Molecule: c-di-GMP-I riboswitch aptamer
Organism: Syntrophaceae bacterium UBA6252
């Protein structure tokens, strides 16, 4: 410096659920919570899943905590 992930350190993120707000809707925001996570940080590229609409072989949008990819990072055993 890479690769890798330990009963190390220091942290860091928040699922369902409530409460509210935005949205036709998926699903998102804030605060409460914590199932859990070594990128559950950030990108909507390819797929996949989901939801509107239409000329349903299209188009628009959601989902990164569905899978690959890209890319940035803290610590430093083995």
């Nucleotide at each position: 410096a890479g690769u890798c992930g330990a009963u190390a350190a220091a942290g860091g993120c928040a699922a369902a659920c409530u409460a509210u707000c935005c949205g036709u809707a998926a699903g998102g925001g804030u605060a409460g919570g914590a199932c859990g996570c070594a990128a559950a940080g950030c990108c909507a590229u390819g797929g996949g899943u989901c939801c509107g609409a239409g000329g349903c072989u299209u188009c628009g949008g959601a989902u990164c905590g569905c899978c690959a990819g890209g890319u940035u990072a803290c610590c430093g055993a083995a």